[in-house]
RNA sequence: GGAUGAAUAGCUUAAUGGAAAAGCCACUCUAUUCUAAGGAGUAGAUUGAAAGUUCGAAUCUUUCUUCAUCCU
Repeated sequence: GGAUGAAUAGCUUAAUGGAAAAGCCACUCUAUUCUAAGGAGUAGAUUGAAAGUUCGAAUCUUUCUUCAUCCU
C1' cells in the first nucleotide's frame, strides 16, 4: 500500500426496512441470625462518527475513526 470482517446497555451476544431483545452486572423487594445461592421486580442504548436513499434505517449506499485477520 491492497483485500476482508467487526463496532448495539458496564460486559457477552441477538434483532429479513416497520423501530431495539436476552443473559450476566447494578438497584429494590422477598427469604436468611448474617453472607452467598434462590424467588419477584425495576432501571440502564440517540445502535462508533457524518452524510445519502426511503413514508420509514441498527439493517441499504458513501466517507471517516478504531480494532482484528490475510496479501504485498